[in-house]
């Protein structure tokens, strides 16, 4: 050159004008904010909310039982259904990919279709006259597959009870044996381990546990609308202080009138309404809080294949509360298209997606653009 296989990073740039959120400094303030500078202002996934954790309240001797995750070793993490690395198993000439990868000899059930039969095999074709039974016999023996044996070979099937061969047999059959492919059990080396190799045994040999189950391990619940302070108005709860006058009264109060308030400002007057005040207490409505210093980021040495970890050094990097980070304009860049005098030049496009208490991870979306490493193949020195 081509044709892949894995890691990694990027993800539009500068400037202008107007606007949004919080920090800060300074005026100004009716203390509710307001104006002027100066700085900051979303991602590689901020997403799904699928795992694992911090943190908050709530629960709680202890053990079981239910339900719910994980499942090959080894390391790394705060933990993980994460990651690194490493054994198997498969796919790919190959770099590499993928794997829920414990138990199918505890048990219970399941294997579409097709087939005789789908796991305690099976007799439709078909083999088989050795045994019973039936026919022929020249008595040597033939024949028939009826009873009845078999699992070779045909046929079905994703799968038919390990393959090949020999003996054997009536005809077969791991029924014997040989050799091989597995498995189980001793056992030996190697390896921390999973495992791998070697020796001997044993006729043990379908599959699926992402079918119930059985084993081992972990796992208390609900969440920042979690949880804390502060706290109106109205209306409920407890105190207190103040309630006139006349009647009845079952001693709880009830009627009347006063007396207050309303009918737009007074006065008569009607008519509706009322104990009045002041203190403490819990709740709402509303604020402030948690809230952004954190398993934190960036260098630089170092231990470790790695993931990750150790030292030292600098740095502070969003905090809204219906939820801000945008819109317009100018020149770059990139990509399509056209047009061209090969110098431009016109036109239309910029992916997925946006924090909401935080961290790790997994997963999914995602124009286009770089960067290293390794394969296979051709050619050329």
């Nucleotide at each position: 050159c081509g044709a892949g296989a894995c890691c990694c990073c990027c993800g539009g740039g500068c400037g202008g004008u107007c606007g949004c959120c919080g920090c800060c400094g300074c005026g100004c303030u009716u203390c509710g904010g307001c104006g002027c500078g100066g700085g900051g202002g979303a991602g590689g996934a901020a997403a799904g909310u699928c795992c694992g954790g911090g943190c908050u309240c709530c629960a709680c001797a202890g053990g079981g039982c239910a339900c719910g995750g994980u499942g090959c070793u080894g390391g790394c993490c705060a933990a993980c259904c994460g990651c690194c690395a490493g054994g198997c198993g498969u796919c790919g000439c190959g770099a590499g990919g993928c794997g829920a990868c414990g138990g199918a000899c505890a048990g219970u059930g399941c294997c579409a279709c097709a087939g005789a039969g789908a796991c305690g095999a099976g007799a439709g074709c078909g083999c088989c006259u050795a045994u019973g039974g039936c026919c022929c016999u020249a008595c040597g023996g033939g024949g028939c597959a009826c009873a009845g044996g078999c699992a070779a070979g045909g046929g079905u099937g994703a799968a038919a009870a390990g393959g090949u061969g020999c003996g054997g047999u009536a005809a077969g059959a791991g029924c014997g044996c040989a050799c091989c492919a597995g498995g189980c059990c001793c056992u030996c080396u190697g390896g921390c381990g999973a495992c791998a190799g070697g020796g001997g045994g044993u006729g043990c040999u379908g599959g699926a546990a992402a079918a119930c189950c059985c084993c081992a391990c972990c796992g208390g619940g609900a969440g920042c609308a979690a949880g804390g302070c502060c706290a109106a108005a109205u209306a409920g709860g407890g105190g207190g202080a103040c309630a006139c006058c006349g009647g009845c009264u079952c001693c709880g109060g009830c009627c009347g009138g006063a007396g207050c308030g309303g009918c737009g400002g007074c006065c008569c007057g009607u008519c509706c309404g009322c104990g009045u005040c002041c203190c403490c207490g819990g709740g709402u409505a509303g604020g402030c809080u948690g809230c952004u210093u954190g398993a934190g980021c960036c260098c630089g040495c170092u231990g470790g294949c790695a993931a990750c970890g150790g030292c030292g050094g600098g740095c502070c990097u969003a905090g809204a509360g219906a939820g801000a980070u945008g819109a317009c304009c100018g020149c770059c860049c990139c990509c399509u298209c056209g047009g061209u005098g090969c110098g431009c030049c016109g036109a239309g496009g910029g992916a997925c997606a946006g924090g909401a208490c935080c961290c790790g991870g997994c997963u999914u979306a995602u124009a286009g653009g770089g960067g290293g490493u390794c394969u296979c193949g051709a050619c050329g020195c």

Bacterial RNase P class A from a Chloroflexota bacterium, 381 nucleotides, folded computationally. Taxonomically the source falls in Chloroflexota (Bacteria, Bacillati). It is recorded under the gene name rnpB. The RNAcentral record of the sequence draws on ENA. Rfam family: Bacterial RNase P class A. Rfam classes the family as a ribozyme.